A computed fold for a 535-nucleotide part of an RNA from an uncultured bacterium, annotated as small-subunit ribosomal RNA, 5' domain.
Context: one part of a larger RNA
RNA sequence: GACGAACGCUGGCGGCGUGCCUAACACAUGCAAGUCGAACGGAGUGUUGCGCUGAAAUUGAGAUUAGCUUGCUAAAGGAUAUUUCUUGUGACACUUAGUGGCGGACGGGUGAGUAACGCGUGAGGAACCUGCCUUACAGAGGGGGACAACAGUUGGAAACGACUGCUAAUACCGCAUGAUGUGGAGGGGAGACAUCUCCCUUUCACCAAAGGAGCAAUCCGCUGUAAGAUGGCCUCGCGUCUGAUUAGAUAGUUGGUGGGGUAACGGCCUACCAAGUCGACGAUCAGUAGCCGGACUGAGAGGUUGAACGGCCACAUUGGGACUGAGACACGGCCCAGACUCCUACGGGAGGCAGCAGUGGGGGAUAUUGCACAAUGGAGGAAACUCUGAUGCAGCAACGCCGCGUGAGGGAAGAAGGUUUUCGGAUUGUAAACCUCUGUUUUUAGUGAAGAAACAAAUGACGGUAGCUAAAGAGGAAGCCACGGCUAACUACGUGCCAGCAGCCGCGGUAAUACGUAGGUGGCAAGCGUUGUCC
Numbered sequence: 001g002a003c004g005a006a007c008g009c010u011g012g013c014g015g016c017g018u019g020c021c022u023a024a025c026a027c028a029u030g031c032a033a034g035u036c037g038a039a040c041g042g043a044g045u046g047u048u049g050c051g052c053u054g055a056a057a058u059u060g061a062g063a064u065u066a067g068c069u070u071g072c073u074a075a076a077g078g079a080u081a082u083u084u085c086u087u088g089u090g091a092c093a094c095u096u097a098g099u100g101g102c103g104g105a106c107g108g109g110u111g112a113g114u115a116a117c118g119c120g121u122g123a124g125g126a127a128c129c130u131g132c133c134u135u136a137c138a139g140a141g142g143g144g145g146a147c148a149a150c151a152g153u154u155g156g157a158a159a160c161g162a163c164u165g166c167u168a169a170u171a172c173c174g175c176a177u178g179a180u181g182u183g184g185a186g187g188g189g190a191g192a193c194a195u196c197u198c199c200c201u202u203u204c205a206c207c208a209a210a211g212g213a214g215c216a217a218u219c220c221g222c223u224g225u226a227a228g229a230u231g232g233c234c235u236c237g238c239g240u241c242u243g244a245u246u247a248g249a250u251a252g253u254u255g256g257u258g259g260g261g262u263a264a265c266g267g268c269c270u271a272c273c274a275a276g277u278c279g280a281c282g283a284u285c286a287g288u289a290g291c292c293g294g295a296c297u298g299a300g301a302g303g304u305u306g307a308a309c310g311g312c313c314a315c316a317u318u319g320g321g322a323c324u325g326a327g328a329c330a331c332g333g334c335c336c337a338g339a340c341u342c343c344u345a346c347g348g349g350a351g352g353c354a355g356c357a358g359u360g361g362g363g364g365a366u367a368u369u370g371c372a373c374a375a376u377g378g379a380g381g382a383a384a385c386u387c388u389g390a391u392g393c394a395g396c397a398a399c400g401c402c403g404c405g406u407g408a409g410g411g412a413a414g415a416a417g418g419u420u421u422u423c424g425g426a427u428u429g430u431a432a433a434c435c436u437c438u439g440u441u442u443u444u445a446g447u448g449a450a451g452a453a454a455c456a457a458a459u460g461a462c463g464g465u466a467g468c469u470a471a472a473g474a475g476g477a478a479g480c481c482a483c484g485g486c487u488a489a490c491u492a493c494g495u496g497c498c499a500g501c502a503g504c505c506g507c508g509g510u511a512a513u514a515c516g517u518a519g520g521u522g523g524c525a526a527g528c529g530u531u532g533u534c535c
Base pairs, nucleotide, nucleotide: 001534002533003532005531006530007529008528009527012404013403014402015401016400017399018397019396020362025360026359027358029357030356031355034102035101036100039099040098042096043095044094045093046092047091048090049089050088054085055084056083057082058081064075065074066073067072068071109315110314111313118240119239120238121237122236123235124234125233128232129231133228134227135226136225137224138223139222141175143173144172150165151164152163153162154161155160181206182205183204184203185202186201187200188199189198190197191196211220212219213218241287242286243285248278249277250276253275254274255273256272257271258270259269260268290312291311292310293309294305295304296303297302317338318337319336320335321334340351341350342349343348368394370393371392372391376390377388378387379386380385407437408436409435410434417428418427419426420425441476442472443471444470445469446468447467451462479524480523481522482521483520484505485504486503490519491518492517493516494515500507501506
């Protein structure tokens, strides 16, 4: 000087950062990956059209009966019409369990393992793959059979199933077409670095497809090939900690041939053959450790380090395995085994915070079970939009850096008080009181953003925040350490090798500038000291 710090005393404000370094210990609870009805068949809700069956309420024609004031009243009766509900069917809007598509391989976390082509750097791939995106060319003809959902029956405490029957699709499967594709057989040319690569050409064989929206134009999709971009995979040169009180290590081991496997080369795997391969230029073994851009320090060389931010790698309770897929051997997918926790009707099941919060534990020690998708970005969607603990913000902590304040000017009777004294004084000290001001901060009130544009409009979590204006008022805001030398800063009292101090030298045994207290002084300052670690 530095710190992801901790502890002691103290503590006014703001901005920007940072915050489990220990137990990769165990986790209650909530959330963190969904989306598409413009792929599909259903189901449900609402509105509405049509037809029909039945019910209820209202309406009340003609005809009938009675009274008579011969055209009026009353009674029973019920044609017709209206409304509501119900059953069927169609349209529109919305919701959605299931089939299907895309995404769950990104984003987020952690550093256990790893001394390795893991990382860094520089090359190579004539040995490779690449969804979505971009460009170009060509195509999309005609069929089929299922399985969910659903209905019925049924098992189980549950988790979850079983059987029978029906059905749709951008789900699945044949057929056709077919090349600059793939494979085989020929011919010609060019290139290179052994194996080889590229181009032209003849012939044979094989392999594609899906529709949706809209009145339509068209748009979004689908299939094949070629190229690009992006992302990935593999190989190699060099570099990458300590130990020889680790000297020999190695049988798929080293190489070859045939075969298999992979996107691809390769003992990557396998059968056979040979006996090699590495090593004092440190193999093997053991210990430690994620690597880097960087960070700290230093004049530099160097030393130390790898928190935050960025790149790569590895891992996801422990170990193993594959499936799906363009991509995983997959944190919030599957299967098996182990440990642990939970439920159980004892037959059997469920779970995985090293995501964000949060809990217990460990520890000297590290925060809220917050708000919002407004912005940036991501997934899905034609879009509206939905999801997003990524992210943007807020909360807590002097943990760090930076800035500001705790007042300014005047003021000598050098007040009182304190300390000291040689009793004269000295010092605290212009310090205070007192006078004149200011208003940074503070408090209250008013006003009030930018961040918002994509699209005319609408849209702000932060936030009534920042800023601005007015008023009040010196009012609410200073401590910590040291004072023997190193090292800036001294006296008095108490103590008496005691109590104690101490980084080193050392101090204390009766006048201690070194212990304790007080006054004074010095240093730094919202901090100051101590401890730990590195230079």